[in-house]
Predicted 3D model of a 91-nucleotide RNA (c-di-GMP-I riboswitch aptamer) from a Clostridia bacterium. The coordinates come from a structure-prediction model, not an experiment, and the mean pLDDT is 83.
């Protein structure tokens, strides 16, 4: 240095839920909270995947409803795999 990940040390992040804000929504920001995480750090979301909205289609007088199609625009980095960076040093 690389691989690896301990009942080590110092720490870090922050699930569900609640409150306030933003967004049609998925979701997101802040506070409380702590399920868990050795990358639960980063990113023009790279490749899959899931979800939302609109459209097509079906029902309906309209409003609206359904989600069959998978066309468009979004969300998810704590869904998986890649990319980059990083603390410590037992076996």
């Nucleotide at each position: 240095u690389u691989c690896c990940g301990a009942u080590a040390a110092g720490g870090g992040c922050a699930a569900a839920u609640c409150c306030a804000g933003c967004g049609u929504a998925a979701g997101u920001u802040g506070g409380a909270g702590g399920c868990g995480c050795a990358a639960a750090g980063c990113a023009c979301a790279c490749g899959g995947g899931u979800c939302u909205u609109c459209a097509u289609c079906c029902c309906c007088a309209a409003g609206g409803g359904g989600u069959a199609u998978c066309g468009a625009a979004g969300a998810c980095g704590g869904c998986c795999g890649g990319g980059c960076u990083g603390c410590c040093g037992a076996a």